[in-house]
Molecule: c-di-GMP-I-GGC riboswitch aptamer
Organism: Desulfonatronospira sp.
């Protein structure tokens, strides 16, 4: 350089309680194991979600509310690409 998760040593931990912090998305710690071969790490590009704000405005008897689309911050690496490190076994 390729291939894997069939074994060996080990690793991480969805959903879910519980505490905590946060408007929220979600983060963190225990306790859980559906999963994973980088489910180590980094928000570079796409998805997504979330908060704020201008514009729209369906239906309604009304209240600018559902809904779209901007623009600003944010979340998310366990969605999907990229980057960059790496453990273990088989091949070359």
């Nucleotide at each position: 350089c390729u291939u894997g998760a069939u074994a060996a040593g080990g690793c991480c931990a969805a959903a879910c309680c519980u505490g905590u912090c946060g408007c929220a998305a979600g983060g963190c710690a225990g306790g859980g194991a559906c999963g994973g071969a980088a489910a180590g790490u980094c928000a570079c590009g796409g998805a997504c979600c979330c908060u704020g704000u201008a514009u729209u405005g369906a239906u309604u008897u009304a209240u600018g509310u559902a809904u779209a689309u901007g623009c600003a911050g944010g979340g998310c690496a366990g969605c999907c690409g990229g980057a960059u490190u790496g453990c273990c076994a088989g091949g070359g």